[in-house]
Context: one part of a larger RNA
RNA sequence: GGACGAACGCUGGCGGCAUGCCUAACACAUGCAAGUCGAACGGGGAUUCAUAUUGGUGAAGGUCUUCGGACCUAAGCCGCGUGAAUUCUAGUGGCGGACGGGUGAGUAACGCGUGAGCAACCUGGCCUUAAGAGGGGGAUAACAUUGGGAAAUCAAUGCUAAUACCGCAUAAGCCCACGGAAUCGAGUGAUUUUGCGGGAAAAGGAGCAAUCCGCUUAAGGAUGGACUCGCGUCCCAUUAGUUAGUUGGUGAGGUAACGGCUCACCAAGACGACGAUUGGUAGCCGGACUGAGAGGUCGGACGGCCACAUUGGGACUGAGACACGGCCCAGACUCCUACGGGAGGCAGCAGUGGGGAAUCUUGCACAAUGGACGAAAGUCUGAUGCAGCGAUCCCGCGUGAAGGAUGAAGCAUUACGGUGUGUAAACUUCUUUUUUGGUGGAAGACGAAUGACGGUACACCAAGAAUAAGAGACGGCUAACUACGUGCCAGCAGCCGCGGUAAUACGUAGGUCUCAAGCGUUAUCC
Numbered sequence: 001g002g003a004c005g006a007a008c009g010c011u012g013g014c015g016g017c018a019u020g021c022c023u024a025a026c027a028c029a030u031g032c033a034a035g036u037c038g039a040a041c042g043g044g045g046a047u048u049c050a051u052a053u054u055g056g057u058g059a060a061g062g063u064c065u066u067c068g069g070a071c072c073u074a075a076g077c078c079g080c081g082u083g084a085a086u087u088c089u090a091g092u093g094g095c096g097g098a099c100g101g102g103u104g105a106g107u108a109a110c111g112c113g114u115g116a117g118c119a120a121c122c123u124g125g126c127c128u129u130a131a132g133a134g135g136g137g138g139a140u141a142a143c144a145u146u147g148g149g150a151a152a153u154c155a156a157u158g159c160u161a162a163u164a165c166c167g168c169a170u171a172a173g174c175c176c177a178c179g180g181a182a183u184c185g186a187g188u189g190a191u192u193u194u195g196c197g198g199g200a201a202a203a204g205g206a207g208c209a210a211u212c213c214g215c216u217u218a219a220g221g222a223u224g225g226a227c228u229c230g231c232g233u234c235c236c237a238u239u240a241g242u243u244a245g246u247u248g249g250u251g252a253g254g255u256a257a258c259g260g261c262u263c264a265c266c267a268a269g270a271c272g273a274c275g276a277u278u279g280g281u282a283g284c285c286g287g288a289c290u291g292a293g294a295g296g297u298c299g300g301a302c303g304g305c306c307a308c309a310u311u312g313g314g315a316c317u318g319a320g321a322c323a324c325g326g327c328c329c330a331g332a333c334u335c336c337u338a339c340g341g342g343a344g345g346c347a348g349c350a351g352u353g354g355g356g357a358a359u360c361u362u363g364c365a366c367a368a369u370g371g372a373c374g375a376a377a378g379u380c381u382g383a384u385g386c387a388g389c390g391a392u393c394c395c396g397c398g399u400g401a402a403g404g405a406u407g408a409a410g411c412a413u414u415a416c417g418g419u420g421u422g423u424a425a426a427c428u429u430c431u432u433u434u435u436u437g438g439u440g441g442a443a444g445a446c447g448a449a450u451g452a453c454g455g456u457a458c459a460c461c462a463a464g465a466a467u468a469a470g471a472g473a474c475g476g477c478u479a480a481c482u483a484c485g486u487g488c489c490a491g492c493a494g495c496c497g498c499g500g501u502a503a504u505a506c507g508u509a510g511g512u513c514u515c516a517a518g519c520g521u522u523a524u525c526c
Base pairs, nucleotide, nucleotide: 001526002525003524006522007521008520009519010518013397014396015395016394018392019390020389021355026353027352028351030350031349032348035095036094037093040092041091043089044088045087046086047085048084049083050082051081055078056077057076061072062071063070064069102308103307104306111233112232113231114230115229116228117227121225122224126221127220128219129218130217131216132215134168136166137165143158144157145156146155147154148153174199175198176197178195179194180193181192182191183190184189204213205212206211234280235279241271242270243269246268247267248266249265250264251263252262253261283305284304285303286302287298288297289296290295310331311330312329313328314327333344334343335342336341361387363386364385365384369383370381371380372379373378400430401429402428403427410421411420412419413418435463436462437461438460439459440458444453470515471514472513473512474511475496476495477494481510482509483508484507485506491498492497
């Protein structure tokens, strides 16, 4: 000198773009952050319409009348039943909750980076191609009844549906076992073809229909992932030996798949001064800062990968998890309780307490982009788009411009003559960025409709210099000096060093210098 996720002191006008718990991966009140589909299914509710019968009510009509009233029924109204349409939905079922969002605790590791391999693998949804969907069955939630419990919730009995579940048929491909042939490969073998035997499928919905959306099997693609290997990846030798599933083999189990991944048996190996092992520290990278470069330091924002979700362990479901807002167990903590037993997990967005030098709103909207579901309309989306707060960073603009000497007053100083502040002010003439008021008013939005931002940006008109300057320094390094006060005191200080009665070094004032909505100080890096 540069840099910063900065903090502190003094000060503070506007706009744009970024950015904002680095500490306690500490504990969390409250709200929201993952739903959706009624065009898979049976119920239930609401509304409207139709219908027929029954019940009630019901006259201005009719009958009777003791003149009080009684009876009959049409329309209408109410209730029940049936059917249709629209709509809402607790439950069964499907897809999605494995994405998106957060954090960096752990990890020195094939975790990451880079380059390869897979003749050892999986892949929902999407695309392409081929072949199909015949015929049956038994349940169960919802619901009803009953019971237990304070609650969470549980049990029994009975009823019912499906694109839920289960047999049977069929099998072009496919899978399994045993054989044959050809071609190829460095190899365990791969590919193609063929014989025999065995095995495994399916679901419907919408529509008047055409058709559309789905279903099953198989092949290929795309995408995503798993695994293996070469090289690279911090400090300490005041860490020198480490290792028993350890190293290898045979066989078996397990896995999507190779493999001590696991197990039985056998052998005694394996790693290490080219630094094993132990210990410490740390998420890694694209990149960022600095530097002429070599290099050094860092990994916050944004993007890629990894790991984690109160601590530890475990599996289930599923194409995919050993699953942040799923389940089970154990621990700690908090809450409810009728003391028997239950409930919870902000390292999602806001927000609270705590810690700290220190870090924001319990905001608006799904209008755009993207995501989930849906045939669609659409619903959901604290992703995202915006707004709010903070001079936290960077950038831009302003706080007026021109003229104006009797060089006014004041202040400071003086050798008392003056000198400085100083064209500075006043004053004159202008301008209006900004400010305030008014009028108009977007783009972002697509074939139509739809704009949170936002009456915002912007444009025009009006008013009036009006609303807007500080901070540090002035002995040398280092740009900038005098007066007074103090008297080795009070104090200053980055280094050298100032201060003991004439201090340009302390304090105040005037003046000056440098930066400027900032200026200084501190911490850290180069």